[in-house]
Context: one part of a larger RNA
């Protein structure tokens, strides 16, 4: 794992609701009793509810309590009952499995832990303690050698006992084993056989070990369906609405209880909303009148600590405060001040508006995008608030290649019809290789992304300067002179430095704008002239590019591939969707008509007509289908149940009817009751494969 069975909101007691039904001359019996084969019948008025409240009470009464009140004001001024179903609460195992555990009473020391009796075992080998002896030395203690001796929590090393390391194995030889290596091996050794000690207790050379593969409290059997705010799991259909993840209180924050916000019924009947009017305000915004803040400039004032300069007088700086000038900041500033937002009113519109009272809930982990904020780095798919937001959740369909929250559009059914949205039209891909004007050469770009900075890319608009009296570039020619300007310097000659930067011929020419030499020379510019010709430069400012620019397995715009099939601005066609339309169907809700019934409330049928019919949690409505029972009423050996068959035929389904085969004995319908009533999930249990 698959396949079959079983598998989970049940009953009892009390409440309270709703529908129905019985009596309303108020309405009902419990218990017990009696009759009865059962089913039930009767008998039983104790007692319950209701018919009166109100006060603590005395009490008084449609009124009464309070009070001095005859006032006020609270609470009153008839909402019957009894039963049956469904819904719900409460107590109960209370929808279903599921603890770790806590108590009681047994069972266990045949594993292990310690004790107690009685028994066993330890190869071989090495060391050589006391003592005794005997030699030599000595008066002698003694010391020295030699022989005997065999002591020991000694020393090597087997049985035995243990387990230091390392490999095997690890669906194992094994729920701890196996090889290799170690460690103790006469001892606080090691064993056998019998006996003794235990569950808050034993035993422990102490690890919380070990008490039979179990120990920070054993193991069985009760208590016992323990509790589980916690996680799984909850079994047929269809139709109608349809949420919430906020708020406040919580030993409360993954849990409740209130109120929001969902349906169901009743009653109000336009109160919701929208649009005009009239209000009040201090927000965006904007300003500097206050309250701070902060930049500059003028003035002025300080027995202001300083700096600079001078001999001093002082002056110049700075510092601090006013004040008035320019430019400005502000949640906790305002001299103004919106838009929405909310109050009220008048008009207008009808919808799953709107309020009010009961029944029955889920909800209370939110997201994401938009706007306006705190917090974070004006970070984050970040975190927290607010908005009659918008989706998602609980929402399919088209578009964003692929994408819950973006854009577009809200799925009752069926149509090989029609028309749009958003987005798109060169192939993949359904529709233009479409019109007009222009830009871009970058493959930019056709996906997101404007660094800073930089640059004779290019296209526009603008200021402006020169130019037929010849501009701009280009060619030829000139660029002289005093003078090698003084200084300074070894030199310094336009061109190392420093000073000055005049003058003269001139068409023009700088005491010189680079190049160069030790220094000169030497090339060139500025400036002129001639030749050529008609446009030339310089500035903002702006559209598309261009560098700047790098990432980790192979690259791309979705891809191919495009010079447009790219940008930009207009235009026209067409494609596009579960939208909308158009045909048919089915349901819901209101309305209007017509019929039938009637308890006079109303309920069903039909026809037309408008509006709807996406849904998780939940709420309300109607069906199916299994078992059995009671009444009615069938079929069955001429074949009941059941089984096999994708194809038949009804029904919106759930599900029925049919019809061949198999099967061999029952089993249907219709109308009511009653429930061990529907399985795909529960690491569900059994079986089976």
């Nucleotide at each position: 794992g698959c396949c079959a069975a079983c598998g989970a909101g049940u009953u009892g007691a009390u409440g309270c609701g709703u529908a129905c039904g019985g009596c309303u001359u108020g309405g009902c019996u419990a218990a017990g009793c009696c009759c009865u084969a059962u089913c039930g019948g009767g008998u039983g008025g104790a007692g319950c509810c209701g018919c009166a409240g109100c006060g603590a009470a005395a009490g008084c009464g449609a009124g009464u309590g309070u009070g001095a009140a005859u006032a006020g004001c609270g609470c009153g001024u008839u909402c019957g009952u009894c039963g049956u179903a469904c819904g719900u609460a409460u107590c109960a195992g209370a929808c279903c499995c599921g603890a770790a555990g806590c108590c009681g009473g047994g069972u266990g020391a045949g594993c292990u832990a310690c004790c107690c009796u009685u028994g066993a075992g330890c190869a071989g080998g090495a060391u050589g303690a006391a003592c005794u002896u005997c030699g030599u030395a000595g008066a002698a203690a003694u010391a020295c050698g030699g022989a005997g001796g065999g002591a020991g929590g000694u020393c090597c090393g087997a049985a035995c006992c243990c387990a230091u390391a390392g490999a095997u194995u690890g669906u194992u030889c094994a729920a701890c084993a196996u090889c290799u290596c170690g460690g103790g091996a006469u001892g606080a050794c090691u064993u056998g056989a019998g006996g003794g000690u235990u569950g808050g207790a034993g035993u422990g050379a102490a690890a919380a070990g070990c008490u039979u593969a179990u120990c920070g409290a054993a193991c069985u059997c009760g208590g016992u369906a323990a509790u589980a705010g916690c996680u799984g799991g909850u079994u047929u259909u269809c139709u109608c609405c349809g949420a919430a993840a906020g708020a406040g209180c919580u030993u409360u924050c993954g849990g409740g209880c209130u109120u929001g916000c969902g349906u169901c019924g009743u009653g109000c009947g336009u109160u919701c909303c929208c649009u005009g009017u009239g209000g009040g305000g201090g927000u965006a915004g904007a300003g500097c009148a206050c309250u701070g803040g902060a930049a500059g400039g003028u003035u002025c004032c300080g027995a202001c600590a300083g700096g600079u300069c001078g001999a001093a007088a002082g002056a110049c700086c700075g510092c601090a405060g006013a004040a008035c000038c320019u430019a400005u900041c502000a949640a906790a500033c305002u001299c103004c001040g919106a838009a929405u937002a909310c109050c009220a009113u008048a008009g207008g519109u009808c919808a799953g508006a709107g309020c009010a009272c009961g029944g029955c809930a889920g909800u209370u982990a939110g997201g994401c995008g938009a706007u306006g904020g705190g917090g974070g780095c004006g970070a984050a798919g970040c975190u927290c608030c607010a908005u009659g937001c918008g989706c998602c959740a609980a929402a399919a369909g088209g578009g964003a290649a692929a994408c819950a929250g973006c854009c577009c559009a809200g799925a009752c059914c069926g149509u090989c019809a029609u028309c749009u949205a958003a987005g798109g039209u060169c192939c993949c891909u359904a529709a233009a290789u479409u019109g007009a004007u222009g830009c871009u050469a970058a493959g930019u770009g056709c996906g997101a992304a404007u660094a800073a900075g930089g640059a004779g890319g290019u296209g526009g608009a603008a200021u402006u300067u020169c130019a037929c009296a010849g501009a701009c570039a280009g060619u030829c020619a000139g660029g002289a002179u005093g003078u090698u300007g003084g200084c300074u310097u070894a030199g310094a000659a336009g061109c190392a430095g420093c000073c000055a930067c005049c003058a003269u011929u001139c068409a023009a020419a700088g005491a010189a704008a680079g190049c160069g030499u030790a220094a000169c020379a030497g090339c060139u510019c500025a400036c002129u002239g001639a030749c050529u010709u008609a446009g030339a430069g310089a500035u903002u400012c702006u559209g598309c590019g261009c560098c700047a620019c790098a990432a980790a397995u192979g690259a791309u715009c979705g891809g191919g591939g495009c010079u447009a099939a790219g940008c930009a601005u207009c235009g026209u066609a067409c494609c596009g969707a579960a939208g909308a339309u158009a045909c048919g169907g089915a349901u819901u809700g209101g309305a209007u008509a017509u019929g039938u019934u009637u308890u006079c409330g109303a309920a069903c049928a039909u026809a037309u007509u408008c509006a709807g019919u996406g849904g998780u949690a939940g709420g309300a409505g109607a069906a199916c289908g299994u078992u059995u029972u009671a009444a009615u009423u069938g079929c069955g050996a001429u074949g009941a149940a059941g089984g096999c068959a994708a194809a038949g035929g009804g029904g919106u389904g759930a599900c029925c009817c049919a019809u061949g085969c198999u099967g061999g004995a029952g089993c249907g319908a219709u109308u009511g009751g009653a429930a061990g009533u529907g399985a795909a999930a529960a690491u569900g249990u059994u079986g089976g494969c």
Background:
A computed fold for a 689-nucleotide part of an RNA from a soil metagenome, annotated as large-subunit ribosomal RNA, domain II. Its mean pLDDT, the model's own confidence on a scale to 100, is 84.